[in-house]
RNA sequence: UCGUGCUAGGCGGGGCGCUAGCGGUGCCCUGUACCCGCAAUCCGCUAUAGCGGGGCCGAAUUCCCCUUCGCGGGUCGUUUGGUUGUCGGUCUCCUUGUUGGGCGGACGGUGUUGAACGCCGGGUCCUCUGCGACGUUGGGACGUGAACCUGGUCAGGUCCGGAAGGAAGCAGCCAUAAGCGAAUCUCCAAUGGGCGCCGGAGGGCAACCCGGCAGGAGCCGUUUCAUCCAACAAGCCCGGUGGCCGCGGCUCAACAGGGGGUGCACGA
Numbered sequence: 001u002c003g004u005g006c007u008a009g010g011c012g013g014g015g016c017g018c019u020a021g022c023g024g025u026g027c028c029c030u031g032u033a034c035c036c037g038c039a040a041u042c043c044g045c046u047a048u049a050g051c052g053g054g055g056c057c058g059a060a061u062u063c064c065c066c067u068u069c070g071c072g073g074g075u076c077g078u079u080u081g082g083u084u085g086u087c088g089g090u091c092u093c094c095u096u097g098u099u100g101g102g103c104g105g106a107c108g109g110u111g112u113u114g115a116a117c118g119c120c121g122g123g124u125c126c127u128c129u130g131c132g133a134c135g136u137u138g139g140g141a142c143g144u145g146a147a148c149c150u151g152g153u154c155a156g157g158u159c160c161g162g163a164a165g166g167a168a169g170c171a172g173c174c175a176u177a178a179g180c181g182a183a184u185c186u187c188c189a190a191u192g193g194g195c196g197c198c199g200g201a202g203g204g205c206a207a208c209c210c211g212g213c214a215g216g217a218g219c220c221g222u223u224u225c226a227u228c229c230a231a232c233a234a235g236c237c238c239g240g241u242g243g244c245c246g247c248g249g250c251u252c253a254a255c256a257g258g259g260g261g262u263g264c265a266c267g268a
Base pairs, nucleotide, nucleotide: 001268002267003266004265005264006263009057010056011055012030013029014028015027016026020046021045022044023043024042034054035053036052037051038050063261064260065259066258067257068256072252073251074250075249076248077247080246081245082244083243084242085241086240087239088238089237094235095234096233097232098231099230100229101228102227105225106224107221108220109219110218118213119212120211121210122209123208124207125203126202127201128200129199130198131196132195134192135191136190137189138188139187140185141184142181143180144179150175151174152173153172158167159166160165
């Protein structure tokens, strides 16, 4: 140096989390890397720190150490920036919004078919009252209204009488009393009030409406814009405290690159 058979070792690693600690299950990074069983109010262990069973590779591209790079994570920073929440305070200096008010430029409506302002009259309002209508009550008129106990006339019949004649009187007819008559009334009286395009007298007259006189150009706007004022809210500002993204320090560090190291037996 080569060959054969073995052994140590390897067949993924790392961050976070969990834990007294270690490893695994969990989440994430790396990127390809044997199989089965176990495991979050967990599973297995104890510095040789997953356990149990099976399989493969095997002293090097694969094992071990050092180093470079730095995927990704952890932590600190607040005079390291941005962004987004939340709590408290302050202020109208600035910005925005809402509400109220002023102003009267733009706009709209209205006005010489006559605006504002002024005067007069009337109405809407109140009191009293007339008239009408309606309701109620009473009266009147009209209608109806009595087997007998209302009236008149009383056929027939009855009674008195010698007769002449007389008397009472049912039915019927006529009339009438009490009563009855929301579906009788061109009637009268009293009375009532959420009746009236009705009238009279008086009052009131703030506001609105109508009309008249005078006047001679404005008047109005819950709308829009501008402007001014006030209040409130938010932003801004000050202080505290979070999330996310970046920046800086420290730290762990996968993949990858570089350097070094590592047996035993037999045979040639």
Molecule: Bacterial large signal recognition particle RNA
Organism: Phycisphaerae bacterium